A computed fold for a 342-nucleotide part of an RNA from a metagenome, annotated as small-subunit ribosomal RNA, central domain. The full RNA is in RNAcentral, with records from SILVA. The prediction has a mean pLDDT of 89.
Context: one part of a larger RNA
RNA sequence: UUGGGUUUAAAGGGUCCGUAGGCGGACUGAUAAGUCAGGGGUGAAAUCCAACAGCUCAACUGUUGAAUUGCCUUUGAUACUGUUAGUCUUGAAUUAUAUGGAAGUAGAUAGAAUGUGUAGUGUAGCGGUGAAAUGCUUAGAGAUUACACAGAAUACCGAUUGCGAAGGCAGUCUACUACGUAUAUAUUGACGCUAAUGGACGAAAGCGUGGGGAGCGAACAGGAUUAGAUACCCUGGUAGUCCACGCCGUAAACGAUGGACACUAGUUGUUGGAGUAAUUCAGUGACUAAGCGAAAGUGAUAAGUGUCCCACCUGGGGAGUACGAACGCAAGUUUGAAACUC
Numbered sequence: 001u002u003g004g005g006u007u008u009a010a011a012g013g014g015u016c017c018g019u020a021g022g023c024g025g026a027c028u029g030a031u032a033a034g035u036c037a038g039g040g041g042u043g044a045a046a047u048c049c050a051a052c053a054g055c056u057c058a059a060c061u062g063u064u065g066a067a068u069u070g071c072c073u074u075u076g077a078u079a080c081u082g083u084u085a086g087u088c089u090u091g092a093a094u095u096a097u098a099u100g101g102a103a104g105u106a107g108a109u110a111g112a113a114u115g116u117g118u119a120g121u122g123u124a125g126c127g128g129u130g131a132a133a134u135g136c137u138u139a140g141a142g143a144u145u146a147c148a149c150a151g152a153a154u155a156c157c158g159a160u161u162g163c164g165a166a167g168g169c170a171g172u173c174u175a176c177u178a179c180g181u182a183u184a185u186a187u188u189g190a191c192g193c194u195a196a197u198g199g200a201c202g203a204a205a206g207c208g209u210g211g212g213g214a215g216c217g218a219a220c221a222g223g224a225u226u227a228g229a230u231a232c233c234c235u236g237g238u239a240g241u242c243c244a245c246g247c248c249g250u251a252a253a254c255g256a257u258g259g260a261c262a263c264u265a266g267u268u269g270u271u272g273g274a275g276u277a278a279u280u281c282a283g284u285g286a287c288u289a290a291g292c293g294a295a296a297g298u299g300a301u302a303a304g305u306g307u308c309c310c311a312c313c314u315g316g317g318g319a320g321u322a323c324g325a326a327c328g329c330a331a332g333u334u335u336g337a338a339a340c341u342c
Stems, first nucleotide, its partner, number of pairs: 004313003007296002012310001014201004021194003025088007033081002035077008049065006091191001092188003095184006103177007110154001114150008125136002162169002206247006215241002220236004258309006266287009291298002315342003324335004
C1' cells in the first nucleotide's frame, strides 16, 4: 500500500463557517474527452512460458508459437460519466402568515439571604466537634429590633422541559440582534453535500492592566486527630471567584457514537405548530420487531441497509517524551520520533 476498522478493545477532529479538491436531482438534444468494439503501426534481441528438435540423458542449445497486459493512429457504438444547449420542480433557498424558546448583547430594576456599620433592648456566654481546642465576648459578644451600606447569586415555578454549532444559557422589564418550526404551493430553478490548508467561537483554571471584594476559598497560620498527619475535621485566611479590556486554546470539550441524504414493523409519554376532530409535521424521552453486535447493548434521534465527503487507528512500555518548527508575556500548547526493552 491492499485489506480491515474507529460507543466500551488502538482509533471521530471541542464546535461551526468556508477555499481548493472529491461527490452530486428529473427530462430532451448535441458532442464523443473518459468508456466499449473492430482494423493498422509499434512494443529490439536475449530472458520467462508452451510445443518440437540437437548433443547417449540433463544442464545447455536451436526452431516455432504464445506473451509483451503498453503507447500511437484510424473506423465505429453512445447506455453510463464528462462537456455543452435547453426545459422542469421534488433537493436547496427566498417571500408571506402564524408561532416558539433559560439563544446572544446592552441597559434598567426587584425581593430573600449573608456580611458590615450605627442606634435601642438585654446579660454571660457564643461558636464549633465524634469529643474538644484554637477563635469571639463584661472595652457588653451571641440573641433580638430599627435604619443604612456592600458585593455576589437568583428559592418556589422547574420537568428524561426548552434554546443554542459546540462551549453553554435560569429573578423581572426594555431596546437591539440572530435562529427554529408549521402552513401556503407565491418566487428562483440544482443555486446542493462534504471539506485538506485557513478563519471564527471555545468550560474551568491560569496570565496582563485597571476596578471590585459580601460569601466561599488553593497557598498559608493556628487548634485537633494520629505512632507520625506536610491530610481528612475545626477556627481564621491571601490569590482567586465578580466587572471592563486583552491573552491562553485546553477538558471524561462525552452520546466516550463526524457530517449529509435515502430506505427499513410497532407501542407509549412529552414540548412546539396545523386541524372541530381523526390525524399530521418538527423536536425530545422510554420500551421493543427485523437486523446488527464479542457481548453489554443498539434498534427511524441506529451501533440496521446503502451512497458521498472529511478526520483518525495499526502490540505494550519508552512517550504525548526528545529534537526541530510555529504560536504564547509566561504557564505552556500544536506538530511529533528513535535507540532500547517486553